[in-house]
Molecule: SAM riboswitch aptamer (S box leader)
Organism: Actinomycetes bacterium
RNA sequence: CCAUCAUCCAGAGCGGCUGAGGGACGGGCCCGUUGACGCCGCGGCAACCAGUAUCGAGCAGAGCCACAAGGCUCUAUCGGCCAGGUGCCAAUGCCCGAGCGAUGAGGA
Repeated sequence: CCAUCAUCCAGAGCGGCUGAGGGACGGGCCCGUUGACGCCGCGGCAACCAGUAUCGAGCAGAGCCACAAGGCUCUAUCGGCCAGGUGCCAAUGCCCGAGCGAUGAGGA
């Protein structure tokens, strides 16, 4: 850089530096010298990946045991815990539009 899949109406502070723009783009509408955006320090949130089965659920699939009733294991799924890797910490991705954007995962 390219494509695929998934997600994007919840959540998340304080201080320092800088100094005029910023919210990707167009049109709106907002934020900003009462210091935005950006960077740094500490902190936090919890979407994906990782971890937890002496965490749980459901009963979808597979296997095993059994005469049967039923039981056990694994996988997928959902939830909980966790905060390691990314990410994120104004407004529904701020609204609308667009073959638009962002994040994560596995790939080329």